This is a predicted structure of a 472-nucleotide part of an RNA (small-subunit ribosomal RNA, 5' domain) from Patescibacteria group bacterium UBA3458.
Context: one part of a larger RNA
RNA sequence: GGGUGAACGCUGGCGGCAUGGAUAAGGCAUGCAAGUCGAAUGCAUUUAGUUGCAUGGCGAACGGAGUAGUAACACGUAGGAACGUACCUUCAAGUCGGGCAUAACCCGGAGAAAUCCGGAAUAAUUCCCGAUAGUCCCGCAAGGGUAAAGAUUUAUUGCUUGAAGAGCGGCCUGCGCAGUAUCAGCUUGUUGGUGUGGUAAUGGCACACCAAGGCUCAGACGCUUAGGGGAGGUGAGAGCCUGACCCCCACUAUUGGAACUUAGACACGGUCCAAACUCCUACGGGAGGCUGCAGUCGAGAAUCUUCCGCAAUGGGCGAAAGCCUGACGGAGCGAUGCCGCGUGAUGGAUGAAGCACCUCGGUGCGUAAACAUCUUUUAUAGGGGAGGAAGUUAUUGACGUUACCCUAUGAAUAAGAGGCUCCUAAUCACGUGCCAGCAGGAGCGGUAAUACGUGAGCCUCGAGCGUUACCC
Numbered sequence: 001g002g003g004u005g006a007a008c009g010c011u012g013g014c015g016g017c018a019u020g021g022a023u024a025a026g027g028c029a030u031g032c033a034a035g036u037c038g039a040a041u042g043c044a045u046u047u048a049g050u051u052g053c054a055u056g057g058c059g060a061a062c063g064g065a066g067u068a069g070u071a072a073c074a075c076g077u078a079g080g081a082a083c084g085u086a087c088c089u090u091c092a093a094g095u096c097g098g099g100c101a102u103a104a105c106c107c108g109g110a111g112a113a114a115u116c117c118g119g120a121a122u123a124a125u126u127c128c129c130g131a132u133a134g135u136c137c138c139g140c141a142a143g144g145g146u147a148a149a150g151a152u153u154u155a156u157u158g159c160u161u162g163a164a165g166a167g168c169g170g171c172c173u174g175c176g177c178a179g180u181a182u183c184a185g186c187u188u189g190u191u192g193g194u195g196u197g198g199u200a201a202u203g204g205c206a207c208a209c210c211a212a213g214g215c216u217c218a219g220a221c222g223c224u225u226a227g228g229g230g231a232g233g234u235g236a237g238a239g240c241c242u243g244a245c246c247c248c249c250a251c252u253a254u255u256g257g258a259a260c261u262u263a264g265a266c267a268c269g270g271u272c273c274a275a276a277c278u279c280c281u282a283c284g285g286g287a288g289g290c291u292g293c294a295g296u297c298g299a300g301a302a303u304c305u306u307c308c309g310c311a312a313u314g315g316g317c318g319a320a321a322g323c324c325u326g327a328c329g330g331a332g333c334g335a336u337g338c339c340g341c342g343u344g345a346u347g348g349a350u351g352a353a354g355c356a357c358c359u360c361g362g363u364g365c366g367u368a369a370a371c372a373u374c375u376u377u378u379a380u381a382g383g384g385g386a387g388g389a390a391g392u393u394a395u396u397g398a399c400g401u402u403a404c405c406c407u408a409u410g411a412a413u414a415a416g417a418g419g420c421u422c423c424u425a426a427u428c429a430c431g432u433g434c435c436a437g438c439a440g441g442a443g444c445g446g447u448a449a450u451a452c453g454u455g456a457g458c459c460u461c462g463a464g465c466g467u468u469a470c471c472c
Stems, first nucleotide, its partner, number of pairs: 001472004006468005013341006019334002026297003030294003035058003040055005065252003075176006083169003088165008096130004106119005136145003150157002178224003185215003190212008227249004231242004254275005277288004305331001307330003313327001314325004344374004354365004379409006388399001416461005421442003427456005437444002
């Protein structure tokens, strides 16, 4: 000198764009954050539209948050072979026959509640059985085996099987990837083989048996620290430092463990078990999980609204209309940062008054003010008024009393902070008297202090200016 997610002190006019819990991954009141489909279905309900409950389908594994853990194939990069894939696209073939249940509802019962039990009845794109069978599966072959679901306004859309694609995902490997030797030896499923099991798939992934291997001073093992990268800061570069916002990946969801469902989870707003904590209780038993958006307490130097809207973009469901969406779009708060604008312009000397200094002559503040003329950025008020809307027509804007334009008023609404011994731009007077104090370093202060305090003047920057912390 540059930089920061900064904080603190003094000060503070406006706008745009960014950005804002870095500490306690501490605890959380309240509301909302994932639903949707009647063109799959049953029942109940309504004055019609309809609405409700339940079954069923798809979604809920995305999106959103955080960085605790992790020194690792986690990440980055370059490759690999033994795999999966709902929705989407292309191609080919098929879609026949039958059956058993069950929820809601109704009846009865238990319980404070959460919720549960029994009986009876019923539907489906729910479930089951049979048929059919190839470019499917098993098999050397012969042969064996496996599917489907309808709806309807008759135009479609679904369903099943197979092949391929796209995208996505699982797995493996080379190289790169913090500190520490005051960690030197580590390892028994350990290293390899055979077989079996398991998986979508390879593999000690697991197991049985066999062999005795495997890693290591080119740092194994241990310990400490840490999410990684793209990138960001600085620097002429090499390098050093960092990992906020945004993008990719990974991991986590009160703590620990487990599986279920599913194309996909071992699942933030699903289930089960255990633990701690909080809450309800009729004491028998139950309920909960903000590292979603707001908000609250706590700790802290320190970080915002319990706002508006689905109008746009995107996502889920739906044939569609549409519904949902604290994603997102916006507004609010904070000079937290960057950028832009303003706080007036021109004239105006008896160089007014006042203040300060003075060699008492004067000098400075100073064209500064007053005063005159002008302008209206900004401000205030009134009027007009978009784009963002893309859907053939029509309709659709949270922002928005917006941006922007016009008119009116009147200099009207708007300047401070730090410094002035040297480094270092800028000095005098008074007060104080090694006191009070200053201070980044050198150093100032003990009676003439340009270094302390006050005033005047001056210097620098300016809606900021200084200080502190950290990096180059």

It was read from a public genome assembly. NCBI's taxonomy places the organism under Bacteria, Bacteria candidate phyla. Its Rfam family is "Bacterial small subunit ribosomal RNA". The coordinates come from a structure-prediction model, not an experiment, and the mean pLDDT is 85.